[in-house]
Molecule: c-di-GMP-I riboswitch aptamer
Organism: Desulfobulbaceae bacterium UBA2775
RNA sequence: AAAUGAUAAAGCCAAACUUGUCGAAAGACAGGGACGGAAAGCCACGGGUCUAUUAGAUCGCCGGGUUGCCUUU
Repeated sequence: AAAUGAUAAAGCCAAACUUGUCGAAAGACAGGGACGGAAAGCCACGGGUCUAUUAGAUCGCCGGGUUGCCUUU
């Protein structure tokens, strides 16, 4: 530097549900929780979906971009 993703190891994230706060809503944030995840880190760029006050939400829907842990070759 390129590739691999194991019934491994070290850590990491945290669906549903629930409590509180914010929001018109979708939804977001924080606590509990653990269904899952190898980018379930980040970026709404393309498509999709959701809300709807045309402006938002979703990267845990897919693709793309970018950064990165462990392992093996």